[in-house]
Molecule: THF (Tetrahydrofolate) riboswitch aptamer
Organism: uncultured Novisyntrophococcus sp.
RNA sequence: UAGAGUAAGUAUUGCGCGUAAAGUGUCUUGAGGAUGGGAAGUUGCCUGAGAACGAAGGAGAUUCAUUCCACGAUGUAAUGCUGCGUCCGCUA
Numbered sequence: 001u002a003g004a005g006u007a008a009g010u011a012u013u014g015c016g017c018g019u020a021a022a023g024u025g026u027c028u029u030g031a032g033g034a035u036g037g038g039a040a041g042u043u044g045c046c047u048g049a050g051a052a053c054g055a056a057g058g059a060g061a062u063u064c065a066u067u068c069c070a071c072g073a074u075g076u077a078a079u080g081c082u083g084c085g086u087c088c089g090c091u092a
Stems, first nucleotide, its partner, number of pairs: 001092003008082009017072003026051004031047003037088003041084001057069004
């Protein structure tokens, strides 16, 4: 001098959950947790409580169960892309 590497975000695919409404997103509030290899650290991520708002169901079969096609600012895994501001460290 250059590089690697996080939480997380996004896209695709698979497997799920829900459409008898949870989940997701928004706002307020409290105390915490995790967070490149190490240390501390955000308000970036997650968890509690409260409030408001909000959705797409359909077909077959049918006693129930169940199957298929769609839908949801849906969960999860893999892959690709993006990806720590400080100090120390690692590789070349």